A computed fold for a 697-nucleotide part of an RNA from Dunaliella tertiolecta, annotated as large-subunit ribosomal RNA, domain II. The full RNA is in RNAcentral, with records from ENA. It matches the Rfam family "Bacterial large subunit ribosomal RNA".
[in-house]
Context: one part of a larger RNA
RNA sequence: GCCGGCGACUUAGAGGGAGUGGCAAAAAGGUUAAGGAGAAACAUCCGGAGCCAACGCGAAAGCGAGUCCGAAAAUUCGGCGAAGAAUUUGUCAUUUCCUCUGGACCCGAACCCGGGUGAUCUAAUCAUGACCAACAUGAAGCUUGGGUAACACUAAGUGGAGGUGUGCACCGACCGAUGUUGAAAAAUCGGCGGAUGAGUUGUGAUUAUGCGCAGAAAUUGCAAUCGAACUCGGAGCUAGCUGGAUCUCCCCGAAAUGCGUUGAGGCGCAGCGGCAACGACGAGCUAUCAUAAGGUAAAGCUACUGUUUCGAUGCGGGCUGCGAGAGCGGUACCAAAUCGUGGCAAACUCAGAAUGUAUGAUAUUGCCUACCGUUAGCCAGUGAGACCCAAGGUGAUAAGAUCUUCGGUCAAGAGGGAAACAGCCCAGAUCACCAGCUAAGGCCCCUAAAUGGUUUCUAAGUGGAAAAGGAUGUGAGAGUGCAGAAACAACCAGGAGGUUUGCUUAGAAGCAGCAAUUUCCUUGAAAGAGUGCGUAAUAGCUCACUGGUAAAGCGUUCUUGCGCCGAUAAUGGCCGGGACUAAGAAACCUGCCGAAGCUGUGAGAUUCUUAUAUAAGAAUCGGUAGGGGAGCGUUCCGUUAUUGGGUGAAGUUAUGGUGUAAACCAGAAUGGACAAAACGGAAGUGAGAAUGUCGGC
Repeated sequence: GCCGGCGACUUAGAGGGAGUGGCAAAAAGGUUAAGGAGAAACAUCCGGAGCCAACGCGAAAGCGAGUCCGAAAAUUCGGCGAAGAAUUUGUCAUUUCCUCUGGACCCGAACCCGGGUGAUCUAAUCAUGACCAACAUGAAGCUUGGGUAACACUAAGUGGAGGUGUGCACCGACCGAUGUUGAAAAAUCGGCGGAUGAGUUGUGAUUAUGCGCAGAAAUUGCAAUCGAACUCGGAGCUAGCUGGAUCUCCCCGAAAUGCGUUGAGGCGCAGCGGCAACGACGAGCUAUCAUAAGGUAAAGCUACUGUUUCGAUGCGGGCUGCGAGAGCGGUACCAAAUCGUGGCAAACUCAGAAUGUAUGAUAUUGCCUACCGUUAGCCAGUGAGACCCAAGGUGAUAAGAUCUUCGGUCAAGAGGGAAACAGCCCAGAUCACCAGCUAAGGCCCCUAAAUGGUUUCUAAGUGGAAAAGGAUGUGAGAGUGCAGAAACAACCAGGAGGUUUGCUUAGAAGCAGCAAUUUCCUUGAAAGAGUGCGUAAUAGCUCACUGGUAAAGCGUUCUUGCGCCGAUAAUGGCCGGGACUAAGAAACCUGCCGAAGCUGUGAGAUUCUUAUAUAAGAAUCGGUAGGGGAGCGUUCCGUUAUUGGGUGAAGUUAUGGUGUAAACCAGAAUGGACAAAACGGAAGUGAGAAUGUCGGC
């Protein structure tokens, strides 16, 4: 991992609701509990204590079909009741749903507490034993010589000290590699530290009421277990947490919000779902009208609060002149306020929409309706939401970000389209069909359907990703200037003289620089005291300007369609692909394809209506959490004086048939002794999931 078995809403008491049954009924009823008798099977009898009901109102005393309030009393009014009306109601059981208390749907802690067991591991200690190759160093003391008055001192020798040195055994464990499902739950290899000592080690023993012991002290050790050992028990601890929870069909069908919460992934109430009963002709939608509230958008601001551009005037201040001072002057400084001018605002508004909201009325019978209302009715789930369009806040007018509001989809929604693609577009799947029509989207091939039509554009594979900015790309439109008295472009020719203007300067000659803007004059068709190259300066080339050749459009500005550049990312790679010059783009036209939509034919279910009722008609039948309804099957029991069975039961195997499903039936083979139906009853009652559990492979 697979297969098979087992594996999770039970049970008791109490309470509430619904269904069913017994009794009772306007004469008040219903029922026993403990206990006792009795029985062999749990019936029945006794037992009236108690409980519910039969009367309510009031805080209560209390009064009572009434009562309470009302500051003397009290009518009316008012509240709750009675009566009446309507309807059946009361009680005791039982079934089922739910709640509470118990392990309470099942599995799952880490912990806490109690009683014990552990020092064969390890820590420390005690007792008794054992062990430490070889080499080196050479303390004290001593001896001899020298030396001293005597010591001291000194030399040589001797000697053999030491938590001394080097280094095996032994003990340790500093570094690296290997190993990491290892050879090994801590090792191996190569180096490394101690190695006569606070040394190592054998055996035996001691210390644990663990809230303890031991510790050269590390939260270290106490049997591969240590911030509190192990084991049994309390114990099915508790788990607002995770996981799991087993047959079928039918009807309806959510929420991810508000408020509160030692609350935030929990819970309570409300909201939204289901079911039941009763009631009523309301409810909802749309349009119009009437009435009403409002302060958003836009706008506006000499209408406020603030803010702000420029100009005018210049309160006040600064600086400054004169003066003894009072004061009188100046000012190209600052500047209140006012006037003019032009702006800004979520927390500005003199004014102010559109939508939207509330109430009412109306609609030739508007449309629609399983919708609506009530019940302190019963049963829930939800209280993590996601994306998209729109209006906004936060953020960076970032986020598949976050927070509100309106709407939609998903959630809980399949189908078609978007290549693929919960949240986008179309459209809401009862079932069947080798029928038809359409939606979105498509119609060259993959691939169903026009290589359709008309008029244009694009040349970039633009289409089939992007900005500021740039450009004689190209189409359309609108201006404007020049042009057969010849434009624009091209070619031929000229482009001169005074003069190298003056100044400056080494030089400055049209062309380094400065001045002169009357920058002049002459010749001429025309030619600047010079447009750009160039020279050291000249020279040289060229332009403006003019003539000629030739001949028909040329220049410029704006608007706009489609394109171009701008354009850089790591495998080859932004059309789904092939491919396409339309099979791209714009506009118009016709046809077709295209879904579980709609229609057709047939079948079924749910609810409602209708006296043609085993029928007809209408509407409906996606669905998670969840509610409701109806069934199938398993084991055991009862009843039917039931039925089958060695002429072959159950079980098993593979077929065939029936039913909407769970399932059921038949004959055959196998098997070899029990089994089944109908109607009821009771449950250890249905497995694919739980790192489930046991077994097999």